[in-house]
RNA sequence: GAAUCAUCAAGAGUGGUGGAGGGAACGGCCCUGCGAAGCCACGGCAACCCCUGUAUUUCGGGAAGGUGCCAACUCCGUCGGCGAGCAAAUCGCCGGGAGAUGAGUG
Numbered sequence: 001g002a003a004u005c006a007u008c009a010a011g012a013g014u015g016g017u018g019g020a021g022g023g024a025a026c027g028g029c030c031c032u033g034c035g036a037a038g039c040c041a042c043g044g045c046a047a048c049c050c051c052u053g054u055a056u057u058u059c060g061g062g063a064a065g066g067u068g069c070c071a072a073c074u075c076c077g078u079c080g081g082c083g084a085g086c087a088a089a090u091c092g093c094c095g096g097g098a099g100a101u102g103a104g105u106g
Stems, first nucleotide, its partner, number of pairs: 002105001004103005013042005021031003025078004043070003048066002050062004074098001079095006
């Protein structure tokens, strides 16, 4: 890098280092020298794998271990449909696409 399935409205940050970017892409809008990314340490959240129970795909409990995560709904939009609006703008709802994470595959 490929396909499959599940989930994505909740939750959880400090210090050190570093020194200008970051929020996937694009547009928007944000964050950032009151210190971005990255890296390190410690802390935390959650419960996919996992452990466990009279549950047995679906429920309850747990958190040692493997991942993940700790601004903003996946920050919002992007493609299509429906609705509100005379219409444009704008707004709402549904679905898709893309992305992220996990699990087991090839």